[in-house]
Context: one part of a larger RNA
Molecule: small-subunit ribosomal RNA, 3' major domain
Organism: metagenome
């Protein structure tokens, strides 16, 4: 100087408390451990691994296994020699890859010959073959590395120059008194300044104005319709999307050191950082990644490379994590009826209409989309029914019959109909999330994607309870103290 303390002081955080909803029990989905296996490819392991890499494992992917092939090689560059092929097509073998055989057969320019469209030759191009220098490797080392990332932590810290102090390590500044979300600001001070962080600058959102008015809108006018901005038209409104305004403790009262700032109030759409995002200091964990990529070293070279078929990554006595669906009446079922936002669409989204109980099929209008489509929002509201029951709760499992995608759904897809109807009556010890448009709950879109979502990333609808307080648990900041630790 740090680190640590079941030392002290001050302070903060859904850290506790106060509340609401869960997990831990059940079934299923998914990841992991373990076990099994020819293989169940690899990585990730307290927080910070475990719906993680994977935003799509039937083949492919694929890195694994079994078997069958290839060896200048599946892809690429240079050089030498050689050929005019190779591909396509056909035949044989084969699961395919591939192997063997057959048919077929380059281009440009120059020169020469000539039968005027062929031959010879040279150069160049293209392609095949042989050889060679390189290849290739998801093989090892993340403890050789770059890059990227997690984490402490959006915590308020981490430092420097000069000066001063100290033999020195180092200290001071950065401590102290206030204050703040903040090393934020004020005051003081052997310090005076400065940098990286904080904040602000950026984006979205909440209010208003201006500009603009189609594909959006429809108040007033006219037309038309069973009906609909449907048409003429209009720019008012909503909205769209570009520019601007607006919030600054600016104003008032009060506390405070006349300060920083705090408390209350007015006005205001919004008030003291308005809400949300992007943004992550010096560093820590030899944290993670050699399997995104790049890369040193090592290893491999008829194989640890590469092609193909099939299998596996989907196994199952078990154990754990994360989720979904429930156990019902604030509910289930049936009928009627209302209101979103944000997105996607040409190898695409697909309306009306017809067929089918349905998944879906036929059909193809319209739309490269503020125009058309996906598209129904659901919870809600109105009416009916069920009456506490393993039930009209719950839907696992299984049987049969189907639909769709795809070369192909056996291993191993999703969905539909009928039948079947399991566990489950609110969950031990323990444990998680959340402070407001949040939790809870309801549906909806997208990426990936042929198909496949209970996951992920977005969107809106309905919409709470509670916070006395900081003694305690956990994590963190500052000062101080002890130390046999570095």
């Nucleotide at each position: 100087u740090g680190a640590c303390g079941g030392g002290g002081g001050c302070c903060c955080g859904c850290a506790c408390a106060a509340g609401c909803g869960g997990u831990g029990g059940a079934g299923c989905a998914u990841g992991u451990g373990g076990u099994u296996u020819a293989a169940u490819u690899c990585g990730a392991c307290g927080c910070a691994a475990c719906g993680c890499g994977a935003a799509g494992a039937a083949c492919c992917u694929u890195a694994c296994c079994u078997g069958g092939g290839c060896u200048c090689g599946a892809a690429c560059g240079g050089c030498u020699c050689u050929u005019g092929a190779u591909c396509u097509c056909c035949c044989u073998g084969g699961a395919a890859a591939c192997a063997g055989g057959g048919c077929u057969u380059c281009c440009a320019u120059g020169c020469g010959g000539c039968u005027u469209g062929c031959c010879g030759u040279a150069u160049g191009g293209c392609a095949g073959g042989a050889g060679u220098c390189g290849a290739g490797g998801u093989g090892c080392u993340g403890c050789a590395u770059g890059g990227c990332u997690g984490u402490c932590g959006u915590c308020a810290g981490c430092u420097c120059g000069u000066g001063c102090c100290g033999u020195g390590a180092g200290g001071u500044g950065u401590u102290c008194g206030g204050u703040u979300a903040a090393g934020u600001c004020c005051g003081g001070c052997a310090a005076c300044g400065a940098g990286c962080g904080c904040g602000a600058c950026c984006c979205c959102u909440a209010c208003c104005c201006u500009u603009a008015g189609u594909u959006g809108c429809c108040a007033g006018c006219g037309a038309g319709u069973u009906a609909u901005g449907u048409c003429g038209g209009g720019g008012a409104c909503u909205c769209u999307a570009a520019g601007g305004g607006g919030a600054c403790u600016g104003c008032c009262u009060u506390g405070g050191u006349u300060a920083a700032c705090g408390a209350g109030g007015a006005g205001g759409a919004a008030g003291g950082u308005g809400g949300g995002g992007a943004c992550g200091a010096c560093g820590u964990c030899a944290a993670g990644u050699c399997a995104u990529c790049a890369u040193g070293g090592c290893c491999u070279u008829u194989a640890u490379g590469u092609c193909c078929a099939g299998g596996g990554c989907u196994a199952c006595a078990c154990a754990c994590g994360u989720g979904c669906u429930a156990c019902a009446a604030u509910g289930g079922c049936c009928g009627g009826u209302a209101c979103a936002a944000a997105g996607g669409g040409c190898u695409g989204c697909a309306a009306a209409c017809c067929c089918g109980c349905g998944a879906g099929g036929g059909g193809g209008a319209g739309c490269g989309a503020a125009u058309c489509c996906c598209a129904a929002a659901a919870a809600g509201c109105c009416g009916g029914u069920c009456u506490c029951a393993g039930u009209u709760c719950g839907g696992a499992u299984u049987g049969c019959a189907g639909u769709c995608u795809g070369c192909a759904a056996c291993u191993c897809g999703a969905c539909u109909g009928c039948a079947u109807g399991a566990a489950g009556u609110c969950g031990g010890a323990a444990u998680c999330g959340c402070u407001a448009g949040u939790a809870a709950u309801c549906g909806u879109g997208g990426a990936u994607c042929a198909g496949c979502a209970c996951g992920c990333c977005g969107c809106g609808g309905u919409g709470a309870a509670u916070a006395c307080g900081u003694u305690c648990c956990c994590g963190g900041g500052c000062c101080u103290u002890g130390u046999a630790c570095a």